[in-house]
A computed fold for a 375-nucleotide RNA from a Gammaproteobacteria bacterium, annotated as Bacterial RNase P class A. The RNAcentral record of the sequence draws on ENA. The model forms 94% of the base pairs in the Rfam consensus. A source record names the gene rnpB. It matches the Rfam family "Bacterial RNase P class A". Gene Ontology terms of the family: ribonuclease P activity, tRNA processing and dimeric ribonuclease P complex.
RNA sequence: GGAGCCGGCCGAACAGUCGCCGUAUUGCUAUGGAUACGGAGGAAAGUCCGGGCUCCAAAGGGCAGGGUGCCAGGUAAUACCUGGGGGGCGUGAGCCUACGGCCAGUGCCACAGAAAAUAUACCGCCAUCUUCCCCCUAACAUUUAGCGGGUUGACGGUAAGGGUGAAAAGGUGCGGUAAGAGCGCACCGCACUGAUGGUAACAUCAGUGGCAGGGUAAACCUCACCUGGAGCAAGACCAAAUAGGGAAGCAGGCAGCCAAGCUGCCGAGUGUGGCCCGCACGGUUUCCGGGUAGGUCGCUAGAGGUGUGCGGUGACGUACAUCCCAGAUGAAUGACUGUUCUCGACAGAACCCGGCUUACAGGCCGACUCCCCCC
Numbered sequence: 001g002g003a004g005c006c007g008g009c010c011g012a013a014c015a016g017u018c019g020c021c022g023u024a025u026u027g028c029u030a031u032g033g034a035u036a037c038g039g040a041g042g043a044a045a046g047u048c049c050g051g052g053c054u055c056c057a058a059a060g061g062g063c064a065g066g067g068u069g070c071c072a073g074g075u076a077a078u079a080c081c082u083g084g085g086g087g088g089c090g091u092g093a094g095c096c097u098a099c100g101g102c103c104a105g106u107g108c109c110a111c112a113g114a115a116a117a118u119a120u121a122c123c124g125c126c127a128u129c130u131u132c133c134c135c136c137u138a139a140c141a142u143u144u145a146g147c148g149g150g151u152u153g154a155c156g157g158u159a160a161g162g163g164u165g166a167a168a169a170g171g172u173g174c175g176g177u178a179a180g181a182g183c184g185c186a187c188c189g190c191a192c193u194g195a196u197g198g199u200a201a202c203a204u205c206a207g208u209g210g211c212a213g214g215g216u217a218a219a220c221c222u223c224a225c226c227u228g229g230a231g232c233a234a235g236a237c238c239a240a241a242u243a244g245g246g247a248a249g250c251a252g253g254c255a256g257c258c259a260a261g262c263u264g265c266c267g268a269g270u271g272u273g274g275c276c277c278g279c280a281c282g283g284u285u286u287c288c289g290g291g292u293a294g295g296u297c298g299c300u301a302g303a304g305g306u307g308u309g310c311g312g313u314g315a316c317g318u319a320c321a322u323c324c325c326a327g328a329u330g331a332a333u334g335a336c337u338g339u340u341c342u343c344g345a346c347a348g349a350a351c352c353c354g355g356c357u358u359a360c361a362g363g364c365c366g367a368c369u370c371c372c373c374c375c
Stems, first nucleotide, its partner, number of pairs: 001371004006366005012340007020039007028032001041346001045357002048355005053231004065227005070084005085099001086097004100222002105220002107216003122162002124158003128154002132150003136146004170188006189211001190209008235297004245288006252266006269281004304323008341344001
């Protein structure tokens, strides 16, 4: 100098004016005004996990359903994070990894291929018998027998080699054999046993066994562990008008007493039914309770931020100091002007918090790796 890899941070700045939302004060003309202060993000997003909080359900246990799946730790908790192990990729820094079990059972494995799983045998290789041909030898004469070679077929052996496939019953080498083969041996792999190291996952070493018998479980399934449901439109409180519910009482007319009110007389809704009771429907007064509109709370001081010390490899924990940092409910956080720069990406809270994932112009800082050059 070039290329790369990991982690952290920022994501226009300053000033003025006018608005919007909230809080506090007010000795202001008060459904408002004035003054002071505060007012989006690293993802506020997707709503994919985990918790707090609220209501409902619930003795305990089991089944079903769902989730998780190497080990240890962190945490309120997790599917997250940290550290470690195994496997894969990269020269390396580093990155990826749902990573229990298919000799409990079942299913699937296109095409090609002999065979996709109780193994099997297309070509090939080999033994025996056999058809035909050739060479040689012997006997003999237009033939017969034998050694060898080639060839046809039958019946066997084999799984080394070829060929198919993503995948074919451990790999390489030597021996061995008619040809072959863990058939035998050495090394590697694998299984089992033991020892050592480690909390563990696991690793290393030694011994034993010729080898168990394809792949697929984000296929059914099985094993271990975890797991109630719904969500702030949760939920709590206050509470109109109209309609409806429940309970109790009651029509109306006339007369008397000044009136209110009381008393007396007459009379007691509609339907069903011959009539009464009953039943159904209705009028009016008072009271009660539920719900709606509307309002208040939940609502933001919290597993909170920042700094320092201590413990820990780390995630994280802990002590002290310090800070208060949106809270709307048709829903605020904006507009204009001036100056400057690198000319500005993705995007906008709605109960809160911890994660994950996704989007993002550009810039800054730190650790590390590889290659080239110079001293």